Small-subunit ribosomal RNA, 5' domain from an uncultured marine bacterium, 530 nucleotides, folded computationally.
Context: one part of a larger RNA
RNA sequence: GAUUGAGCGCUGGCGGUAUGCUUAACACAUGCAAGUCGAACGGAAACGAUACUAGCUUGCUAGUAGGCGUCGAGUGGCGGACGGGUGAGUAACGCGUAGGAAUCUACCUGAUAGUGGGGGAUAGCCCGAAGAAAUUCGGAUUAAUACCGCAUAAUCUCUACGGAGUAAAGAGGGCCUCUAUUUAUAAGCUUUCACUAUUUGAUGAGCCUGCGUAAGAUUAGCUUGUUGGUGAGGUAAAAGCUCACCAAGGCGACGAUCUUUAGCUGGUCUGAGAGGAUGAUCAGCCACACUGGGACUGAGACACGGCCCAGACUCCUACGGGAGGCAGCAGUGGGGAAUAUUGGACAAUGGGCGCAAGCCUGAUCCAGCAAUACCGCGUGUGUGAAGAAGGCCUGAGGGUUGUAAAGCACUUUCAAUUGUGAAGAAAAGCUAAAGACUAAUACUCUUUAGCCUUGACGUUAACUUUAGAAGAAGCACCGGCUAACUCCGUGCCAGCAGCCGCGGUAAUACGGAGGGUGCAAGCGUUAAUC
Numbered sequence: 001g002a003u004u005g006a007g008c009g010c011u012g013g014c015g016g017u018a019u020g021c022u023u024a025a026c027a028c029a030u031g032c033a034a035g036u037c038g039a040a041c042g043g044a045a046a047c048g049a050u051a052c053u054a055g056c057u058u059g060c061u062a063g064u065a066g067g068c069g070u071c072g073a074g075u076g077g078c079g080g081a082c083g084g085g086u087g088a089g090u091a092a093c094g095c096g097u098a099g100g101a102a103u104c105u106a107c108c109u110g111a112u113a114g115u116g117g118g119g120g121a122u123a124g125c126c127c128g129a130a131g132a133a134a135u136u137c138g139g140a141u142u143a144a145u146a147c148c149g150c151a152u153a154a155u156c157u158c159u160a161c162g163g164a165g166u167a168a169a170g171a172g173g174g175c176c177u178c179u180a181u182u183u184a185u186a187a188g189c190u191u192u193c194a195c196u197a198u199u200u201g202a203u204g205a206g207c208c209u210g211c212g213u214a215a216g217a218u219u220a221g222c223u224u225g226u227u228g229g230u231g232a233g234g235u236a237a238a239a240g241c242u243c244a245c246c247a248a249g250g251c252g253a254c255g256a257u258c259u260u261u262a263g264c265u266g267g268u269c270u271g272a273g274a275g276g277a278u279g280a281u282c283a284g285c286c287a288c289a290c291u292g293g294g295a296c297u298g299a300g301a302c303a304c305g306g307c308c309c310a311g312a313c314u315c316c317u318a319c320g321g322g323a324g325g326c327a328g329c330a331g332u333g334g335g336g337a338a339u340a341u342u343g344g345a346c347a348a349u350g351g352g353c354g355c356a357a358g359c360c361u362g363a364u365c366c367a368g369c370a371a372u373a374c375c376g377c378g379u380g381u382g383u384g385a386a387g388a389a390g391g392c393c394u395g396a397g398g399g400u401u402g403u404a405a406a407g408c409a410c411u412u413u414c415a416a417u418u419g420u421g422a423a424g425a426a427a428a429g430c431u432a433a434a435g436a437c438u439a440a441u442a443c444u445c446u447u448u449a450g451c452c453u454u455g456a457c458g459u460u461a462a463c464u465u466u467a468g469a470a471g472a473a474g475c476a477c478c479g480g481c482u483a484a485c486u487c488c489g490u491g492c493c494a495g496c497a498g499c500c501g502c503g504g505u506a507a508u509a510c511g512g513a514g515g516g517u518g519c520a521a522g523c524g525u526u527a528a529u530c
Base pairs, nucleotide, nucleotide: 001530002529003528004527006526007525008524009523010522013377014376015375016374017373018372019370020369021335026333027332028331030330031329032328035078036077037076040075041074043071044070047069048068050065051064052063053062054061055060056059085288086287087286094213095212096211097210098209099208100207103205104204108201110199111198112197113196114195116150118148119147126139127138128137129136130135156165157164158163170193171192172191173190174189175188179186180185181184214260215259216258221251222250223249226248227247228246229245230244231243232242233241263285264284265283266282267278268277269276270275290311291310292309293308294307313324314323315322316321341367343366344365345364349363350361351360352359353358380410381409382408383407390401391400392399393398414471416466419463420462424457429451430450431449432448433447434446435445436444474519475518476517477516478515479500480499481498485514486513487512488511489510495502496501
């Protein structure tokens, strides 16, 4: 000199853009953060509309109707493995980079083939019981895209190449051309979605290897599943991954082992560079979710807001037993020099579910707080010598503050005030037309046109009206380094100080004043890095 996720002191007008527990991975009150689908299912607790019935205070109460809109609880499907947080652990194939072969991959995508015919349960509801509760048990009954056989089946799997084995589920819309009956319906037709098997791709993930990746030798030897082989098991998959047997290997001064410290990287800071330091925000990877262990489900987890066991802690209890996990967003206590609101909205982007409408989304977008940082703007402009008054100095003549002020003439950024007012909005929905499908001018899908709307921010940005210099400057320093000097007070005292040093009666170094210098909504200082 540059820099910071900064702190402290004095001061403080506005805006934009960023950033904001670096400490206790300490403990957490409260609310919210993962749901959704009735177009899978049996149904109907609540709400609404409609119809009917009864009572009457003639617009209310009660009842009936799953027939309708819908829908609590439940079965079922998909998603809760993403998104969000933290950096405790980890010196490691964890990360970075370059490669590799022995793998899996829900949803999505291309292709081929299929979706036939049956069965028994179970939740819910109902009845009963136990318990303080959490919850649990018994009986009867019921549905499915839940579950299980049968059929069919290869380009799939296994194979002794003879063969053997393995699947599925329906739902919504529309119609009457064919068949059956009743100008309407289905066992019919059609269409959309779904389902099963195999396979291609895409995406994601698992595994292996070369090289690189902190300090200590006041750590020199380490290792028994250890190193290799055979066989078996196991995994989606190679492998001591595991086991039995056999061999005795494997690593190490090119630093093994041990100890300490640490998430890694793109990057960031500094520097001319080489390098040094660092790893907040943003992005990629990894690890973790009160502590330790374990598996279940699933395409994917050994799962932050799932389960089981043990432990510590907190809470409830009728003492028998139960409940919980903010390193999600806010917020509280504590620790600390120190770090924000128990805010708004799903309008946009993205995600989950759903045919869709839509619902959910503390992701996200916004707002609030903080000069924490960077950037921009303002606090007026011109004129004005009687060089006013006052202050300070003085050699008492004057000098300086100083064109500074006043005065005169202007301007109005920003703030205040009045009104106007973009962009962020694309979609979705409705209507119509054309095309595809079809028996069909239904339905459904695609395209086009028109209409109707959808904004948290938001009293938005921007523009505009009005008024008036009006509302807006401080901080540090002035001995040398280092830009900037005099007076008074003090008298080795009080004090200053980054280094040299200053102060013991004329202190440009202490304290005050006048003046000056530097930076400026900041200025100093402390800490840290180069």